Small-subunit ribosomal RNA from a metagenome, 1515 nucleotides, folded computationally. The coordinates come from a structure-prediction model, not an experiment, and the mean pLDDT is 84. It matches the Rfam family "Bacterial small subunit ribosomal RNA". Gene Ontology terms of the family: structural constituent of ribosome and ribosome.
[in-house]
RNA sequence: AGAGUUUGAUCCUGGCUCAGGACGAACGCUGGCGGCGUGCUUAACACAUGCAAGUCGAACGGUCUUUGCAGACGGAUUCUUUCGGGAAGAAGACUGUAUAAGAUAGUGGCGGACGGGUGAGUAACGCGUGGGUAAUCUACCUCCUAAACGGGGAUAACUCACCGAAAGGUGAGCUAAUACCGGAUGAGCUAAUUUGAUCGCAUGAUUAAAUUAGGAAAGGCGAAAGCCGAUAGGAGAUGAACCCGCGUCCCAUUAGCUAGUUGGUGAGGUAACGGCUCACCAAGGCGACGAUGGGUAGCCGGCCUGAGAGGGUGAACGGCCACACUGGGACUGAGACACGGCCCAGACUCCUACGGGAGGCAGCAGUGGGGAAUAUUCCGCAAUGGGGGAAACCCUGACGGAGCAACGCCGCGUGGGUGAAGAAGUUUUUAGGAAUGUAAAGCCCUGUCAUGAGGGAAGAAGAAAGUGACGGUACCUCAUAAGAAAGCUCCGGCUAACUACGUGCCAGCAGCCGCGGUAAUACGUAGGGAGCAAGCGUUGUCCGGAAUCACUGGGCGUAAAGGGCGCGUAGGCGGUCUGUCAAGUCAAAUGUGAAAUACACUGGCUCAACCAGUGAGCUGCGUUUGAAACUGCCAGACUUGAGUGCAGGAGAGGAGAGUGGAAUUCCUGGUGUAGCGGUGAAAUGCGUAGAUAUCAGGAAGAACAUCGGUGGCGAAGGCGGCUCUCUGGCCUGCAACUGACGCUGAGGCGCGAAAGCGUGGGUAGCGAACGGGAUUAGAUACCCCGGUAGUCCACGCCGUAAACGAUGGAUACUAGGUGUAGGGGGUUAGACUCCCUCUGUGCCGGAGUUAACGCGAUAAGUAUCCCGCCUGGGGAGUACGGCCGCAAGGUUGAAACUCAAAGGAAUUGACGGGGACCCGCACAAGCGGUGGAGCAUGUGGUUUAAUUCGAUGCAACGCGAAGAACCUUACCAAGGCUUGACAUCCCGUGACUACCUGUGAAAGCAGGAUUUGGCUUCGGCCACACGGAGACAGGUGGUGCAUGGUUGUCGUCAGCUCGUGUCGUGAGAUGUUGGGUUAAGUCCCGCAACGAGCGCAACCCUUGUCCUUAGUUGCCAUCAUUAAGUUGGGGACUCUAAGGAGACUGCCGGUGACAAACCGGAGGAAGGUGGGGAUGACGUCAAAUCAUCAUGCCCUUUAUGUCUUGGGCUACACACGUGCUACAAUGGGCUGUACAGAGGGAAGCGAAGCUGUGAAGUGGAGCGAACCCCAAAAAGCAGCCCCCAGUUCGGAUUGUAGGCUGCAACUCGCCUACAUGAAGUUGGAAUCGCUAGUAAUCGCAGGUCAGCAUACUGCGGUGAAUACGUUCCCGGGUCUUGUACACACCGCCCGUCACACCACCCGAGUCUGAUGCACCAGAAGUCGCUGUCCUAACCAAUCGGAGGGAGGCGCCAAAGGUGUGUCCGGUAAGGGGGGUGAAGUCGUAACAAGGUAGCCGUACCGGAAGGUGCGGCUG
Repeated sequence: AGAGUUUGAUCCUGGCUCAGGACGAACGCUGGCGGCGUGCUUAACACAUGCAAGUCGAACGGUCUUUGCAGACGGAUUCUUUCGGGAAGAAGACUGUAUAAGAUAGUGGCGGACGGGUGAGUAACGCGUGGGUAAUCUACCUCCUAAACGGGGAUAACUCACCGAAAGGUGAGCUAAUACCGGAUGAGCUAAUUUGAUCGCAUGAUUAAAUUAGGAAAGGCGAAAGCCGAUAGGAGAUGAACCCGCGUCCCAUUAGCUAGUUGGUGAGGUAACGGCUCACCAAGGCGACGAUGGGUAGCCGGCCUGAGAGGGUGAACGGCCACACUGGGACUGAGACACGGCCCAGACUCCUACGGGAGGCAGCAGUGGGGAAUAUUCCGCAAUGGGGGAAACCCUGACGGAGCAACGCCGCGUGGGUGAAGAAGUUUUUAGGAAUGUAAAGCCCUGUCAUGAGGGAAGAAGAAAGUGACGGUACCUCAUAAGAAAGCUCCGGCUAACUACGUGCCAGCAGCCGCGGUAAUACGUAGGGAGCAAGCGUUGUCCGGAAUCACUGGGCGUAAAGGGCGCGUAGGCGGUCUGUCAAGUCAAAUGUGAAAUACACUGGCUCAACCAGUGAGCUGCGUUUGAAACUGCCAGACUUGAGUGCAGGAGAGGAGAGUGGAAUUCCUGGUGUAGCGGUGAAAUGCGUAGAUAUCAGGAAGAACAUCGGUGGCGAAGGCGGCUCUCUGGCCUGCAACUGACGCUGAGGCGCGAAAGCGUGGGUAGCGAACGGGAUUAGAUACCCCGGUAGUCCACGCCGUAAACGAUGGAUACUAGGUGUAGGGGGUUAGACUCCCUCUGUGCCGGAGUUAACGCGAUAAGUAUCCCGCCUGGGGAGUACGGCCGCAAGGUUGAAACUCAAAGGAAUUGACGGGGACCCGCACAAGCGGUGGAGCAUGUGGUUUAAUUCGAUGCAACGCGAAGAACCUUACCAAGGCUUGACAUCCCGUGACUACCUGUGAAAGCAGGAUUUGGCUUCGGCCACACGGAGACAGGUGGUGCAUGGUUGUCGUCAGCUCGUGUCGUGAGAUGUUGGGUUAAGUCCCGCAACGAGCGCAACCCUUGUCCUUAGUUGCCAUCAUUAAGUUGGGGACUCUAAGGAGACUGCCGGUGACAAACCGGAGGAAGGUGGGGAUGACGUCAAAUCAUCAUGCCCUUUAUGUCUUGGGCUACACACGUGCUACAAUGGGCUGUACAGAGGGAAGCGAAGCUGUGAAGUGGAGCGAACCCCAAAAAGCAGCCCCCAGUUCGGAUUGUAGGCUGCAACUCGCCUACAUGAAGUUGGAAUCGCUAGUAAUCGCAGGUCAGCAUACUGCGGUGAAUACGUUCCCGGGUCUUGUACACACCGCCCGUCACACCACCCGAGUCUGAUGCACCAGAAGUCGCUGUCCUAACCAAUCGGAGGGAGGCGCCAAAGGUGUGUCCGGUAAGGGGGGUGAAGUCGUAACAAGGUAGCCGUACCGGAAGGUGCGGCUG
């Protein structure tokens, strides 16, 4: 950085797609290790269980435990005894107490407003950024000042009683405080009043003084010092609150919103300003610079991408906000309207004794659910941090760690060296080889990682000690051992990488283009290869590429796109000079722009990821100072922009009134008679009741010929007889006046063809609809005859057109030439002419521009300003909604879905019921046929066991087939064979072979008999035959759409190309076009072309004339001779066959351009290619042929091969092609008679002679042929008969008898004789051949072949007619034109209808959600009121009062309810159009003049495309 994809190709426009990067990802396959990160994006769904916020006994009274002491019990045990007893007395338990220790339910204090989670709500001062508070609060912390005096009353805990299942509660009684409450004091504090000073941007702030009023406290520990607290105030710090500027998504199919709304006064409330709340007053406030409404969304630092500008995003980390089951509410407090607090309502869950209670994981784990998808009910407070405490310490799912997951990033490894018998295997092959591949094996090493063992941290700190969850972890050392450790995707192009097999439009692939229908580098598998790698692919999303919304950085004549035109509001932009200011602008300084991230440089983990340090930067905002060119505000001036004035000018500019003639139609009258009219041709229609035609008179309406002109006027639509009235604009000259007054113009307002609508007139002509006639398959059309709305007028609507120059307006600049309209000036005495100039309107053209076409001073050039519009095609200018309209409808204007194109300009072809030119037996002019008959032959069809196969418009059909009885033969039936009928190789045996018998249809099968090849160096070899095994043979089986070769056709048409040069962005063009000419791209001339090639022509064969040479089998003039060129002789002639000559527009005349050439002529056998043949350019038709042959692949292998017999290819209702014979007298028959050419002949031609009516037989001379034979040529000529008939025409068919070939003529040959004697009397529509030795006609020969010819290929005989000419049909060539065709008109393509599927719209309704308004009702709770009840502190001490509480009432008010609107959505009978869909129906609208030019607007009509009317456009 680009690439693929519209076309036959090209350039452009334009969309779609790809290559890159990224991710909290998911899925598929695979998976060794470590480090650092990350991990519910969905259901703000519901949650079992455990933990996540407590702490303080140094605030307090209790209680409990231990211990000490004391007391009253107790009495083990001990001592003593007079044995009665006495004394001491442990454990245990009780009470009290304490210079002791510990614990803690309650009161009390501090903390539960932090930390942690989530993103539902929120479009907002919520967030970001910068400011303000003279309108504020701030616990704990720091500093400072002052002060702490003296009292009081209760209450939990506890005890007793009671209620309850529980949760919990009630009553009575006792008690403490740093709990609560009075009083005193109070500098400073608060409030009020008075006075002064200083300051400020305003309200005002600060300060000094005086008076009045109000208002504090608590103690604890300690032996003490002292420490910790408490109170009032000042200051700081921190945190919070409020206000403001700017920025912050989409929809205008949301355009108006707002009653506490906007402001004021006063009051209340708050920490504080404020309609925050209330009363009263005023009527304001917001909005196109987007209010209001709807949808969506937490915002930012940042993150991803990008060259940047931008675009997307808001996980993790950090800042702010909001929320805590849903909704409402307050309490406490420094701070909350409070995640793990309270009250109420609701939904849900749980417990229950049914009476009532309890709960809130969006804390950490975890569960269910949802989902494509996201982890452990782990360890520890060791570190960091937080709460409480004087502290020890306690608490801390914050946090530090570990676990799980390739989810991401980073690092490492899966080994290294050597090793050619290039192993084996596999794949492939042209069978040789090639590839995998130094790859493996083998040999020699190393030890990252993994494993085992040993050692072993830092993280832990103030001086020391102590303290480690991670963790015996990181790391270090040693040992063993290549051992555990490679996959995934792709390989048609884009895009790196190719072969084989399988499959056969199937299965499948696919990001786009597109692959797959029998040889798939595109599907599947394998081998090989490419890429990345512990990952690789896929999917999704975002940016990029996309300059494809274009600020950087696009466009609008024809591709999408200029509003139909003007006036003008807001807005945007704005001439020259001077001055002021400093808003924009620029510069400097300063504050801020948190940290992290990113960048640069360093440093720490072995490196990296990661982490740390430093720096720059953060493009922004604020403040201050400065500059003054430009823009701007203000002030002053100017005249060139703009306007006014004066003097002239042209005009279908507009409106109204009047008026004129021509024409059409109608009416009246005259003349006049049979038609008129209309068309391609007709008919409908009119006319003997007198039309048409013609003359005269009259009526009416509409439109204004000629002039008239790419002339004029107008903003556009548009405007056309003449006159008058009113009126708008424009041009020229002058330079008197104003002094920027200008340009553009969203909304707005006005004008606006035709059609159409309303009301009222009018109506001659024309004329949608409609009627009729034609045409047609049909004809709702084109053509014709009629004809209503309408067209006209007045008034009012509509508001659209191809409203077009498909080109918005204004200004300035930038070569020319030429025409035209209206002015002015110069020249001149004046005019013409000429020159200059202004305004308008055309053409050509340079630079420039454009994709090209083209534009080119009237720009589509160069620039500036303003407006409108575009962003792939279809759906669709449609739906819904809004606005307008009487309606028709207009305007604004989507989406779902669908396609990979749609499109512009130009190029080459092809095509045209486009044009021009030319040619051809193409037509015409002629001659003869075919089509009708019979037969022959081929084909289709049908039939069949088989009727083998192929050829199918011309260019298949007497074609392959130059000849099917068997064979051929490929088909069918039946019978056989299986290494085979045929080839090669191997082994064995043997010469081969001939013959015979049985059986059989034959092939064959079974048996018998006979016999032993050649060469030799004796080893063997060769040939042949038989037997055997396998490799293989064989296939007229398939594919002519896998092929070679061959062939047909356009077409013997004159074309088809190349090199160099030139032109064009390019495809391409030029040359090859043009003017002539030719059979011809044949030749000449001209020309940005100059040359060349394949074709044409010529060279070749044959024929026509002559010459030379040569004369046998040919010939015979002369000489002999014969029946006869028979023989002698001859080479003259014919002829034969070799070589030459000849013809070249060479000569003459004319035409032409002095050319090429053409016309005529001479000469010549032949004259303009002399006639004929061979010869077939580049290419077209996937033309024909796999059955001539060859051949790839596929198929078959006791059969699709091969052998044999018989049958079939010969069938027969029928249809077609090609022929033969005829229909007769230009003939038929009979007799006689004449003249060819070219061929063939040995398994051959076969003479004479003889036999037979004949086919033929017999015969066997001659001949491998200029010798002999086939062989008679026929038509012709001469004569006779027939006399126009189904015949003496015609010969089919059939019968009988024969002949020939052949193993064999039944299916199924040919010929002969006799007999039979069908159709047919010249052929409908249609159609074929032929232009001279041709058509026509006549016979002859040959190939094939045993036999079989009406076919085919040749040969000669006789021998015409016609061609004016190129209008038409067919085919072809050249040039040009149009094209929506390129598979190329057998093209393309439109609409209805029918079927299937898809999305959408309407829809009686119905359902959910959201929301507005009105009303009802009203929990908890604050606030207010209170007449009932209760009441410790203070006063009074007698009642009582102050105050408080409860209760009641009221305002507000959540849920709830009712009614009525609005909106989004779901669903719905039915209705509507749309889209898509290999082969449905009807037509043929469009593309060519598309067969009626098309298209636009409008109206009417019609199955449908569509048709017609009116006006417009040229695309």